[in-house]
């Protein structure tokens, strides 16, 4: 930006826009020319006076303007005709013949219009207007007078017509319709005129439009079952165009409902229109047809038509005028206001077109309609430029910093003019000539000239096409569903990139679809929601076999109808398309009509298979009702008997010396019927159990004698129903709800115990529910099999007990097809199929609320809403868990030694203090742990001072010098200052190294985050597991394998098996230790021989010890039992060793978001004259406490004392230190040896021996504490370690709880090392003496494997119920209150119809008149809105 189109909801409405015919008719105005009368009196022309240019007079008659006539034209209030009932708008009511359809009127009507046929004579009275006169504000209204028509009335005439009477004829499904004839009666008409013609009356007939009647169709509740007095019919007036209770009096008592009346709630209705494959489902805006309304309610008048949108009349409410007396009004026509609202446009133009009223016609009127404005509102087109262009500009975004995107995009160069502007031409829409065009100078051509005037909008986690970067930090947001955001957000903003649509583009509402999720088409009920507790049995439903008829259903034919539009095809006009026109098809529907007769239906006569009768027969806790019976509990009486019974896990209340229990004998009462007895019987379920009798029901076998479809299912509705519980009246030994008491507990209103009433029994009446279950409605047919069992038949065989086959009925199990989500069902289906009936449609709310029915109540049936959630739920699977099973293991119990917990001291941690006590580790698995070693350093904390490119890296630039060293000044001290010595290599340019000094890029962090990581590590646990391929099974998730039987220390090994095989653990292989052999022999070693005062000190020597490299040894090899002829076990013999010899190093898939960012590394965030760096000095070492891990110890198996003996592993040069001296001592002096199988640390120590102490707070036991050294070390004050000397605390074997050990172990002695300047009761390693115990596996505590249950899955530390407290969103009660709707008894009763009356009034006609007819006001009746309000 073009085209076609749509659009005003509700409620009051200013304002404006709304007939016509003068050729019906009188009158009125205008205008034009005439006539005729009248008024007026100019010009001229005579006269006269006299002031000679003014005056009067007479003639003349003009202009004017008005009056009367009559023609012409025009306009026009009133009479009169016609239309205002059409068009326009709207959807409140209407659930209804209102629409729709498809019929019917023998029960009707129709103006204008066609078509025919036949008239149109002659009279009369009157009235508006108009003139006056009254009232009134005003709308308007009265009175008198006058006048006309196509306005009203008589008369006359009747082709037809209409009533009455009584015919003939033909026709219909009935009433009954149609012609024809006859008699009798009754009823028309207008008249204008240009004399062309329009019009008028009357009857027929078309058309056209109407009215009423039916047959089917038309929304939702049964928590709405009864509903109806003009109601249903009759006959009989009325009344209508016409039938009709449409109205009346009167007779009868019918009508309508479960196939849903009646009430109640919502809706105009349809052609269509979204949707959807269809079938549905959902709307009725706009165009189109019908039907209601017209401020609400009522009401008629007038007309062909109306009970009338822009007519009347009454009442309501509501707005305006008033002089208060009284009037006026109705936009749900067209614009357009105000109010409400989230929202719906212009007070436009024209009657040019189509039509529509009136009129002969010209024309007039049309807010019907044709145009235009307004708004992306919706459909369709077009455009906002096209080609080229790589330095891939610039910016910008991001980046591993190289680059990468945005991007040929951009700029530049080259062309294009659609659209929109400018300029110029210029329409069709106009029909038989002329004339007429709002739209509109539009639409279309055409020309010139500029890329210039024209892109936004949602999305980017998954559905769903498109990803990155910063901010935010469970905030702020974001969501259509999962669901995202807690510091690395592809989901939040925001920016860069994409993605999708496009003058639109997102969100909201509503509807259809997906959804087979109400299931006609097309669903289900065993557990998921759903089979009624059971059965009789009505209504309906469905219903063997064959045969004839009939045509509702049904199948072909055909005939009308389904309106146009609107969908579809298919052509065809606008430049395409939207749109629009022709033609066709179709419209699945409804009515008439011929035919057909399978198959359903209906008639009729029949069969005998379903059903059923009848005869024979055995079964059986079927059911009622009366009688009987023994065992046992309990009471009661007597007798024997004497202290206890009783009851529990234990116990206690309770009985008992007033004699209980116990026993024995007799009696009473009431209930139940042991054994038999059984997935065995009966019975529709519920249910039924000793015996006997009566009565009685059903089913089963046989048999085929009778009936002949007499069935099957059953909404409603009857009837039956366990147990509890109700009513009355009886009974009551046992048990026993309540209740009490005794336990038992944290508490026990339970469990367990002594008691104990209601009830439990019987009779009779309710009562109507159960997990009333097979959680499986009934009947019927067919569909492999195997085996049990009751109750019958039959057949065969037999030794007479039985076998053995087969057949109907009921009962289990087990199994195949087949079905099932799966579990499982499977001839007793959950299978195949067929009939009826019930029932279901996400959880919760809830089987509750009202509302009804039942019930004596309890309570039963019937059975929702709100609100709320995103799931409830089923069967299966893998796991975890289990005060579930089984099996099996481990120092896990248990046997046992020794300890912890009491004590003091050492150490760690908590908590408290502090400036600061630095961090981090927290059940096992943090707690003598990181720390194998804080007085400074470490060190990170923390106060002070002090550096800022920096203590530490790499680049650059100047200048100086090697480095460095030694002294000095000052500082608390680093830093600083200052003096002396020293100065590399060279090709002499320089370099290389080093300090200074400068600039930045950067260093630097024991700062955060182990929940961003890596790598280490820890636990489960050296537990026996954890998996894969391939194949099998299962729809899967998943199993199997890996499960069974046995065996092992083991998933070790053997057999078996739809499994056959691997992998990753186990074992083995590596190290050390035991026994042998061989090589070697030094710093080891010394049998033998020699030397030697002594020492393996020499000499020799390698046999032994020993060292170290190498070999060998043990495999269930062998024997004998067991096992299965295995696997393996059990015993034994050999051997140094024997059933893995000991130990250890070696940790499967994985859990613990287990530890660690403070060993290292790292990604992100944070600090950058500090949170980096230096340095003095505290600090980590505090101290009311409380814990953990040790150490020493209470003492006699012991302390103390003297003297005497045996190890191993280690370690040593800033080092280990012999010897000598010294000092009580720690240790100093001084020094040999040794870089070590050599010297040295080094003495082992428990032990044995002798003595002394003799049970004490001690000769035990050392803590504290005071003096005094002593070593390292710049420094021992906070804050070290040893030494002597003196002091000698708690403490006499430790509650409740806990740990650690199965053999060279526990227990005990002492030695060494690593870290370290020094500082071990801690780790780590060394050997020395050396036990006790293990019956077993019942239980604690971790484990493993098989199974079961689960509502758990973050996995029992799970997950979950209720009360309570607070609030009142949301239902629901709630004393009442308050409003609305639809009825309706009685009151009153507007206006009108109607009907009575009309003493009053009245032109037309009759009559001479008097009157009379006739007609009215006016009055009374009947109904009637509104109102009142029980």
């Nucleotide at each position: 930006g073009g085209c076609g189109g749509g659009u005003g909801c509700u409620u009051a409405c200013c304002u404006g826009c709304a007939g016509u015919c003068g050729a019906a008719c009188g009158g009125g105005g205008a205008u034009a020319a005439g006539a005729c009368a009248g008024c007026g009196g100019a010009a001229g022309u005579a006269a006269u006076g006299c002031u000679u240019g003014c005056a009067u007079u007479a003639u003349g008659g003009a202009a004017g303007g008005g009056g009367u006539c009559a023609u012409a034209u025009u306009c026009u209030a009133g009479u009169g005709g016609c239309g205002g009932a059409c068009g326009g708008g709207u959807g409140a009511g209407u659930a209804a013949c209102g629409c729709g359809u498809g019929g019917g009127c023998a029960a009707c009507c129709u103006g204008c219009c066609u078509u025919a046929u036949a008239c149109a004579g002659g009279g009369g009275g009157a009235u508006a207007a108009c003139a006056g006169c009254u009232g009134g504000a005003a709308a308007c209204a009265g009175c008198u007078g006058c006048u006309a028509a196509u306005a009203c009335c008589g008369c006359a005439u009747a082709a037809g017509c209409g009533c009455a009477c009584a015919g003939u004829g033909u026709c219909g499904c009935a009433u009954g319709g149609c012609a024809c004839a006859g008699u009798g009666u009754g009823a028309a008409a207008a008249a204008c005129u240009a004399a062309g013609g329009u019009g008028g009356u009357a009857u027929a007939a078309g058309a056209u439009g109407g009215g009423c009647c039916c047959g089917c169709g038309u929304c939702u509740g049964a928590u709405u079952a009864g509903c109806u007095a003009g109601u249903u019919g009759g006959g009989a007036g009325g009344g209508u165009a016409a039938c009709g209770g449409c109205c009346u009096g009167c007779c009868a008592a019918g009508g309508c409902a479960a196939c849903g009346a009646u009430c109640a709630g919502u809706a105009g209705c349809c052609g269509g229109c979204c949707u959807g494959a269809g079938a549905g489902g959902g709307c009725g805006g706009a165009c189109g047809g019908c039907c209601a309304c017209a401020u609400u309610g009522g009401g008629a008048c007038u007309g062909a038509g109306a009970c009338a949108c822009g007519g009347c009349c009454c009442a309501g409410a509501c707005u305006c005028c008033u002089a208060c007396g009284g009037g006026a009004g109705g936009c749900a026509g067209c614009a357009g206001u105000g109010g409400g609202g989230a929202a719906u446009a212009u007070u436009g133009c024209a009657c040019a077109a189509u039509g529509g009223g009136g009129g002969a016609a010209a024309c007039c009127c049309u807010g019907a309609u044709g145009c235009a404005g307004c708004g992306a509102c919706g459909c369709c087109g077009c455009g906002u430029g096209a080609g080229u262009g790589a330095a891939g500009a610039a910016g910008u975004a991001u980046u591993u910093c190289g680059g990468u995107a945005c991007g040929u995009a951009a700029a530049g160069c080259u062309c294009u003019a659609u659209c929109a502007g400018c300029a110029g031409g210029g329409a069709a829409g106009a029909a038989a000539a002329g004339a007429a065009g709002a739209c509109g100078g539009u639409a279309c051509c055409u020309g010139a000239g500029u890329a210039a005037g024209a892109a936004g909008c949602c999305c980017c986690g998954g559905c769903u096409a498109a990803c990155u970067a910063c901010g935010u930090g469970c905030c702020a947001g974001c969501a259509g569903c999962c669901g995202c955001g807690g510091u690395a957000a592809u989901a939040c903003g925001u920016a860069g990139g994409g993605g999708g649509c496009a003058a639109g583009c997102g969100u909201u509402a509503u509807c259809c679809g997906g959804a087979a999720u109400u299931a006609c088409u097309g669903g289900g009920u065993g557990u998921a929601a759903a089979g009624g507790g059971a059965g009789c049995g009505u209504a309906g439903a469905c219903g063997g076999c064959a045969a004839u008829g009939c045509a509702a259903g049904u199948u072909c034919g055909g005939a009308g109808u389904g309106g146009a539009a609107u969908g579809c095809a298919u052509c065809a006009g606008c430049u395409c398309a939207a749109c629009u026109g022709a033609u066709g098809a179709a419209c699945u529907g409804c009515u008439c009509u011929g035919a057909a007769a399978a198959c359903u239906g209906u008639a009729u006569a029949g069969c005998u298979a379903g059903a059923g009768u009848g005869c024979a027969g055995g079964a059986g806790g079927g059911g009622u009702a009366a009688g009987c019976g023994g065992a046992a509990u309990u009471c009661c009486u007597g007798g024997u008997g004497u202290a206890g019974c009783g009851g529990u896990g234990a116990a206690a209340u309770g009985c008992g010396u007033a004699g209980a229990u116990a026993u024995c004998a007799g009696g009473a009462g009431g209930a139940a019927c042991a054994c038999c007895g059984g997935u065995g019987g009966c019975g529709a379920a519920g249910g039924c159990g000793g015996c006997u009798u009566a009565c009685u029901g059903g089913a089963c076998u046989g048999u085929a004698a009778c009936u002949g479809a007499c069935g099957u299912u059953g909404a409603g509705g009857c009837u039956c129903g366990a147990a509890a519980g109700c009513g009355u009246g009886g009974g009551g030994a046992g048990c026993a709800a309540a209740c009490a008491g005794g336990a038992u507990u944290a508490g026990a209103u339970a469990c367990c115990c002594u008691g104990g009433u209601a009830g439990u029994c019987c009779a009779c009446g309710c009562c109507g529910u159960a997990a009333a279950c097979g959680a499986u409605g009934a009947u019927u047919a067919c569909u492999a099999g195997g085996u049990g069992u009751c109750g019958g038949g039959g057949a065969g065989u037999c030794a007479a007990g039985g076998c053995u086959c087969u057949u109907c009925g009921g009962u289990g199990c087990c199994g195949c097809a087949g079905c099932a989500a799966a579990c499982g069902c499977a001839a007793u289906a959950a299978g195949u199929a067929a009939u009826c009936c019930a029932c279901c449609u996400g959880g919760g709310g809830a089987g509750u609320a009202c509302g009804u029915u039942c019930g004596c109540a309890a309570g039963a049936a019937u059975g929702a809403a709100a609100c709320u959630c995103a799931a409830a739920g089923g069967a299966a699977u893998u796991g975890a868990c289990g005060g579930g099973g089984a099996c099996c293991c481990g120092c896990a119990c248990a046997a046992g030694c020794g300890g912890u917990g009491g004590a003091g001291c050492a150490u760690g941690u908590g908590g408290u203090u502090u400036a600061a006590u630095u961090c981090g580790a927290a059940g096992c698995a943090a707690c003598g742990c990181g720390a194998a070693g804080a007085a400074c350093c470490u060190u990170a904390c923390c106060c002070g001072g002090c550096c800022u490119u920096g203590a530490c890296a790499u680049c650059c630039c100047u200048c100086c010098g090697a480095a460095u060293a030694g002294g000095u000044g000052g500082u608390a001290a680093u830093g600083c200052g200052c003096c002396u010595a020293g100065u590399a290599c060279u090709a002499c340019g320089g370099u290389a190294c080093g300090g200074a000094g400068g600039a930045g890029a950067c260093a630097g962090g024991u700062g955060g985050u182990g929940c961003a990581u890596g790598g280490u590590u820890g636990u489960c646990g050296u537990c026996a597991g954890c998996u894969c391929g391939u194949g099998u099974c299962g729809u899967g998730a998943g199993a199997u394998g890996u499960u069974g039987g046995g065996u092992u220390a083991a998933g070790u090994c053997c057999c078996g098996c739809a499994a056959c095989g691997a992998g990753c653990g186990c074992a083995a292989c590596c190290c050390c230790u035991g026994c042998c052999c061989c090589c070697a022999g030094u710093a080891g070693c010394c049998a033998g021989c020699a030397c030697g005062a002594g020492a393996g000190g020499u000499g020799g020597g390698c046999a032994c010890u020993c060292u170290g490299a190498g070999g060998g040894g043990a495999c269930a090899g062998c024997c004998g039992g067991g096992g299965a002829u295995a696997a393996c076990c059990c015993g034994g013999a050999g051997g140094a060793a024997g059933g893995c010899g000991g130990g250890g190093a070696u940790g499967a898939c994985g859990u613990c978001a287990a530890a660690u960012c403070a060993u290292c590394a790292u990604g992100c965030c944070c600090c950058u004259u500090a949170u980096g760096g230096c340095c003095g000095g505290g600090g980590c070492u505090a101290c009311a406490c409380a814990c953990g891990u040790g150490c020493u110890a209470c003492a006699a198996u012991g302390g103390c004392g003297u003297a005497a003996a045996c190890a191993a592993a280690g370690g040593g040069a800033a080092g280990c230190g012999a010897g000598a001296g010294u000092g009580c001592g720690a240790g100093c002096u001084u020094a040999a040896g040794c870089g070590a199988a050599c010297c040295c640390c080094a003495a082992a120590a428990a032990u044995a021996a002798c003595g002394c102490c003799u049970c004490a707070g001690u000769u035990c036991g050392g803590a504290u504490u005071g003096c005094a050294g002593u070593c390292u070390g710049c420094a021992a004050c906070u804050c070290g370690g040893c030494u002597g000397c003196a002091u000698g605390a708690a403490g006499u074997u430790g509650g409740a709880a806990u740990c650690g050990c199965u053999a060279g172990u526990a227990a005990u002695c002492g030695c060494g090392g690593a870290u370290c300047a020094g500082a071990a009761u801690g780790c780590c390693g060394c050997g020395g003496u050396g036990a006790a115990u293990a019956c077993g596996u019942u239980c604690c505590c971790g484990g493993g494997u098989c199974u079961u249950g689960u509502a758990c899955a973050c996995a029992c530390c799970g997950c979950c119920c209720g009360u309570c407290a607070c609030a009142c969103c949301a239902u629901g009660g709630g004393a009442g209150u308050c409003g609305g709707g639809a009825a309706u008894g009685c009151c009153c009763g507007a206006a009108g119809u109607c009907g009575g009356u009309g003493a009053c009034c009245u032109a037309a006609c009759c009559g001479a008149a008097a009157g009379g007819g006739a007609g009215g006001a006016g009055c009374c009746g009947c109904c009637g809105a509104a109102g009142c309000a029980g």